[in-house]
Molecule: Bacterial RNase P class A
Organism: Gammaproteobacteria bacterium
RNA sequence: CGAGUCAACCGGGUGGCCGCUGGACGCGAAGGCGUCUGGAGGAAAGUCCGGGCUUCGCAGGGCAGGGUGCCAGGUAACGCCUGGGGGGCGAGAGCCUACGGAUAGUGCCACAGAAAAUAUACCGCCGGUAGCCGCUCUGGGGCGCGGGUAAGGGUGAAAAGGUGCGGUAAGAGCGCACCGCGCCGGCCAACGCCGGUGGCAGGGUAAACCCCACCCGAAGCAAGACCAAAUAGGGAGACGCCGCCGGGCCGCAAGGCCUUGCAACGCACGGCCCGUGCGAGUCUCCGGGUAGGUCGCUAGAGGCAGACGGUGACGGCUGUCCCAGAUGAAUGGUCACCGCGGGCGGUUCGCCGCCCGCACAGAACCCGGCUUACAGGUUGACUCGCCUU
Numbered sequence: 001c002g003a004g005u006c007a008a009c010c011g012g013g014u015g016g017c018c019g020c021u022g023g024a025c026g027c028g029a030a031g032g033c034g035u036c037u038g039g040a041g042g043a044a045a046g047u048c049c050g051g052g053c054u055u056c057g058c059a060g061g062g063c064a065g066g067g068u069g070c071c072a073g074g075u076a077a078c079g080c081c082u083g084g085g086g087g088g089c090g091a092g093a094g095c096c097u098a099c100g101g102a103u104a105g106u107g108c109c110a111c112a113g114a115a116a117a118u119a120u121a122c123c124g125c126c127g128g129u130a131g132c133c134g135c136u137c138u139g140g141g142g143c144g145c146g147g148g149u150a151a152g153g154g155u156g157a158a159a160a161g162g163u164g165c166g167g168u169a170a171g172a173g174c175g176c177a178c179c180g181c182g183c184c185g186g187c188c189a190a191c192g193c194c195g196g197u198g199g200c201a202g203g204g205u206a207a208a209c210c211c212c213a214c215c216c217g218a219a220g221c222a223a224g225a226c227c228a229a230a231u232a233g234g235g236a237g238a239c240g241c242c243g244c245c246g247g248g249c250c251g252c253a254a255g256g257c258c259u260u261g262c263a264a265c266g267c268a269c270g271g272c273c274c275g276u277g278c279g280a281g282u283c284u285c286c287g288g289g290u291a292g293g294u295c296g297c298u299a300g301a302g303g304c305a306g307a308c309g310g311u312g313a314c315g316g317c318u319g320u321c322c323c324a325g326a327u328g329a330a331u332g333g334u335c336a337c338c339g340c341g342g343g344c345g346g347u348u349c350g351c352c353g354c355c356c357g358c359a360c361a362g363a364a365c366c367c368g369g370c371u372u373a374c375a376g377g378u379u380g381a382c383u384c385g386c387c388u389u
Stems, first nucleotide, its partner, number of pairs: 001385010012338007020039008041360001045371002048369005053220004065216005070084005085099001086097004100211002105209002107205003122153002124149003128145002131143003135139001161179006180200001181198007224295004234286006243262002246259005265279005302321005308315002339358008
């Protein structure tokens, strides 16, 4: 210098003016006004995990359903993080990894291939042969038939372990050595190590059903708590009516219900009397809970600094700070200067002027994570290559 890897951070700045909104204080009868002060993010996003909090449920256990899946640790908890192990990728720094079980059972495995799983036999290889055909005819060959084999070939992503020696008609864990595999024992956190033993299980697939182990009660701040106009229904008390004549319905009956008229009561017609109309109750209280309001609501698993323990995630200690809280929903607009990027024009090539733009995005109960989006920029550690000293 170039090419990379990992990690941390910033993500327009300053000032003026005009607004919006939380809080404190002051003024005002009140609407409100004034002063001071706070006012988006690293992801506030997706709402994918985990917790706090709230209401409901809950003896314990089980079923169903969901989730997780090497080991140890961290944590309030996690599917997150840290450290370690196994496997894969890279020349390396590093990166990726759902990484339990396929002898519990079930399902599936395209094409090619004889066969994709109760293993099988296409070409081969090696014996046999009473059939057929040739020949150089005590024999030998070819075709056929019927066996052995799984070494070699061929298909495939994958075909009953690999290499070698022995062995055999040819072969084969048939025998042996080493590797691999299973089982048993010891050590071990996983991983693995050591010893013994068995010629040796029978392909792959579980982010296919499933099995095993462990974890999980449900719903969510529109949770929920309180105050409380109004309406319906409910309870208590007070007052009034429940009377008479006639008719009808139900019922064995007692009785209940409906109804014309009359009387009484209440209400309306401003009050009183008459009259007319309407009604079967009226009033008060309790309770209820709608609109509305208040709380929940932002001091918290909180931020920063220091030293300590720990490889680390992290933990405890000391000091210090208070840092949005809206609810049709504030956090904005404008001007000037500067920074960065782009375009145009001018230039005495030093620069100058004008215009445009400055990513992704935006709180809504809070917190820990994960994932996703992000113009541009800064810093640190490390790897590889080339050159120079």